[in-house]
RNA sequence: ACGAAGGCUCCGCCGAAUCGCCGUACGGUGAGCCGGGGACCCGAGGAUGUUGGGGUGAAUCCGCGAAAGCGGUAGGGAGUGUUCCGUCCCGAACCCGUCAGCUAACCCGGUAGGCGGCCGACGGAAGGAACA
Numbered sequence: 001a002c003g004a005a006g007g008c009u010c011c012g013c014c015g016a017a018u019c020g021c022c023g024u025a026c027g028g029u030g031a032g033c034c035g036g037g038g039a040c041c042c043g044a045g046g047a048u049g050u051u052g053g054g055g056u057g058a059a060u061c062c063g064c065g066a067a068a069g070c071g072g073u074a075g076g077g078a079g080u081g082u083u084c085c086g087u088c089c090c091g092a093a094c095c096c097g098u099c100a101g102c103u104a105a106c107c108c109g110g111u112a113g114g115c116g117g118c119c120g121a122c123g124g125a126a127g128g129a130a131c132a
Stems, first nucleotide, its partner, number of pairs: 010117005018031005032111006042101001052099001053096004061072004075090004082126005
């Protein structure tokens, strides 16, 4: 000098998953955000041991293949916010347990996890707002 790994601070990304208060207890309680159940009305023609049905999520579907997997695809993501174009990615996993359409009142839950970076944001264009 360069590189690698780890820790801390800080700045960010996906995601609802952040913040406050109390407490030695990493637990409780609020706010915010997110999800589920649940009438009339409306909608629906299915279920009863069966092709069960349903939920969270962008993650659904198609073709090839003995399988592994491969190719696409609905859809989703990429540093203030919106739109357009381009580029690069994702296109999983899990849960309920025979049961649930919508749904006011009401009721019940979640608030994880996984990554990147050290002036670098992924590029361009359009228009808008705010401030001066």
The RNA shown here (c-di-AMP riboswitch aptamer (ydaO/yuaA leader)) has 132 nucleotides and comes from a Micromonosporaceae bacterium. Of the family's consensus pairs, 92% are formed in the model.